Fluoride riboswitch aptamer (crcB RNA motif) from an Actinomycetota bacterium, 64 nucleotides, folded computationally. It matches the Rfam family "Fluoride riboswitch aptamer (crcB RNA motif)". Its family is annotated with response to fluoride and positive regulation of gene expression in the Gene Ontology.
RNA sequence: CGUCAUUUCGGGGAUGAGGCUCCCCGUCAACCGCCCUUCCAGGGCUGAUGGCCUCUAGAGAAGA
Repeated sequence: CGUCAUUUCGGGGAUGAGGCUCCCCGUCAACCGCCCUUCCAGGGCUGAUGGCCUCUAGAGAAGA
């Protein structure tokens, strides 16, 4: 100096927060949604989660 494994630390997983859990990355990183299209541009779609539970915000429906 390089590589591999383990442990630890930090960060990330398309809009907020808490707990649990999974995966990824080591700062030129992980990550920054999907589909159609004539690919310049235009049109359409799902979701506050990576997943589960809960809270908050927003939207819709019904009841008191």